[in-house]
About this RNA:
The RNA shown here (SAM-I/IV (S-adenosyl methionine) riboswitch aptamer) has 95 nucleotides and comes from uncultured Methyloceanibacter sp. Its Rfam family is "SAM-I/IV (S-adenosyl methionine) riboswitch aptamer". The literature on the family includes a 2008 paper in RNA by Weinberg et al., "The aptamer core of SAM-IV riboswitches mimics the ligand-binding site of SAM-I riboswitches". Clan: SAM clan. Lineage of the source: Bacteria > Pseudomonadati > Hyphomicrobiales > Hyphomicrobiaceae > Methyloceanibacter. The coordinates come from a structure-prediction model, not an experiment, and the mean pLDDT is 80.
RNA sequence: GCAUCUAGAGAGGGGCUCUGCCCUCGCCAACCUGCCUACCCGGGCAAGGUGGUUUCCCGAAAGGGGAUGCGGCCGCAAUCGGCAACGAAACGGGU
Numbered sequence: 001g002c003a004u005c006u007a008g009a010g011a012g013g014g015g016c017u018c019u020g021c022c023c024u025c026g027c028c029a030a031c032c033u034g035c036c037u038a039c040c041c042g043g044g045c046a047a048g049g050u051g052g053u054u055u056c057c058c059g060a061a062a063g064g065g066g067a068u069g070c071g072g073c074c075g076c077a078a079u080c081g082g083c084a085a086c087g088a089a090a091c092g093g094g095u
Stems, first nucleotide, its partner, number of pairs: 001070005010025001012024005026053003031049003034045003038095005056065003072083004
């Protein structure tokens, strides 16, 4: 800087410097990567990377603030090179 803040999902287990934070298991969610078609648009898939799991806050409004995402790992550095990504889904339109 751009996008989103609608909805969804645990009265689980553990720890701490305990009106919260961290770890873990489960669950939720398509923001990024990957896959579904050679490419593009749409849509889909929780596999890889994040995030969430009692509803963002203030304001009459304009607006302001805050949160999350804009893949990960390896190679001495890089605008360079390499690696992994499901038993899930496997669709519509266009070129």